This is a predicted structure of an 82-nucleotide RNA (c-di-GMP-I riboswitch aptamer) from Anaeromonas frigoriresistens. Its Rfam family is "c-di-GMP-I riboswitch aptamer". From the family's description: GEMM was predicted in a large-scale screen for bacterial structured RNA regulatory elements. The model forms 100% of the base pairs in the Rfam consensus.
RNA sequence: CUUAACAAAGGCAAACUUAUUGAAAAAUAAGGACGCAAAGCUAUGGGUCUAAGGAUAAAUCUAUGACUGCCAAGCCGCUAAG
Numbered sequence: 001c002u003u004a005a006c007a008a009a010g011g012c013a014a015a016c017u018u019a020u021u022g023a024a025a026a027a028u029a030a031g032g033a034c035g036c037a038a039a040g041c042u043a044u045g046g047g048u049c050u051a052a053g054g055a056u057a058a059a060u061c062u063a064u065g066a067c068u069g070c071c072a073a074g075c076c077g078c079u080a081a082g
Stems, first nucleotide, its partner, number of pairs: 001082004011036002016031006034069001040075003044072003047067003053062003
């Protein structure tokens, strides 16, 4: 540096439930495990979700809000083999 077979030490924690926060999307904590070689960190790019506020005659539109376990990118890291 590459790869993720055989192992070993471990790590994280989907859905769901409860409580709280929030306009919502969703987040946090506890329980719980679907799974994950980065399911570690950063909202940087794309994409998706929500629409309080604003716009609008109405339908509706809109992120400054949210999702890294949607896909990339950057940075850091354990073990084994080559």